A computed fold for an 85-nucleotide RNA from Paenibacillus sp. Leaf72, annotated as c-di-GMP-I-GGC riboswitch aptamer. It matches the Rfam family "c-di-GMP-I-GGC riboswitch aptamer". Its family is annotated with cyclic-di-GMP binding in the Gene Ontology. The organism belongs to Paenibacillus, within Bacteria. RNAcentral records the identical sequence in 2 taxa. The model forms 95% of the base pairs in the Rfam consensus. RNAcentral holds the sequence, with entries from Rfam and Ribocentre.
[in-house]
RNA sequence: CACGAUAACGGCAAACCUGUCGAAAGGCAGGGACGCAAAGCUAAAGGGCCUUCUCUAUUAUUAGAUGGCAGCCUAGCCACCGAAG
Numbered sequence: 001c002a003c004g005a006u007a008a009c010g011g012c013a014a015a016c017c018u019g020u021c022g023a024a025a026g027g028c029a030g031g032g033a034c035g036c037a038a039a040g041c042u043a044a045a046g047g048g049c050c051u052u053c054u055c056u057a058u059u060a061u062u063a064g065a066u067g068g069c070a071g072c073c074u075a076g077c078c079a080c081c082g083a084a085g
Stems, first nucleotide, its partner, number of pairs: 003082002011036002016031006034071001040077003045074003048069003054065004
């Protein structure tokens, strides 16, 4: 550098429930663990998915703006441990 054990020290926390914010997707906090070797950070260069209070175009139930998801795939940056190969 790369790789990832039925290893060690530790970490995160899906669904669901409660509270709260939001129009919504969803966020945050607490409980809770399905999982995760980057499930750490950056809505992020690209793709994907979701939202529709409001705005624009439209024949439209459509498209775009807007907003959300990084635990969907890639990307960038940083990082603990050390069996096997």